[in-house]
RNA sequence: CCCGCGAAAGGGCACACCCGAGCGAAAGCCGGGGUCGCAAAGCUCCUGACCUGACUGCCUCCGGGCAAUGGUUUGAAGGGCUGCCGAA
Numbered sequence: 001c002c003c004g005c006g007a008a009a010g011g012g013c014a015c016a017c018c019c020g021a022g023c024g025a026a027a028g029c030c031g032g033g034g035u036c037g038c039a040a041a042g043c044u045c046c047u048g049a050c051c052u053g054a055c056u057g058c059c060u061c062c063g064g065g066c067a068a069u070g071g072u073u074u075g076a077a078g079g080g081c082u083g084c085c086g087a088a
Stems, first nucleotide, its partner, number of pairs: 012038002017033004022029002036075001042081003046078002049073001051071002056067004
């Protein structure tokens, strides 16, 4: 000097839960509160996976059931992109 790791400091995000005359068929999302935790708990649905199942198709004992393009979840897993500070 370079690489790896990531303590401390300064900060960041915000699980559960609560509220909403918010959005949605739903899963869930959004806003506010909250703060269990997180070195990517920043972004991305690319792969598999979870959940949902309105429209649609099929079945029906007409109560519903099955399938599912679609939708959702990353603080689920992996991948991709980006990133503050850098001790031992």

Record summary:
The prediction has a mean pLDDT of 84. c-di-GMP-I riboswitch aptamer from a Pseudomonadota bacterium, 88 nucleotides, folded computationally. Its Rfam family is "c-di-GMP-I riboswitch aptamer". Rfam describes the family as follows. GEMM was predicted in a large-scale screen for bacterial structured RNA regulatory elements. The source organism's lineage runs through Bacteria, Pseudomonadati and Pseudomonadota. The sequence was found by an Rfam model in a public genome assembly.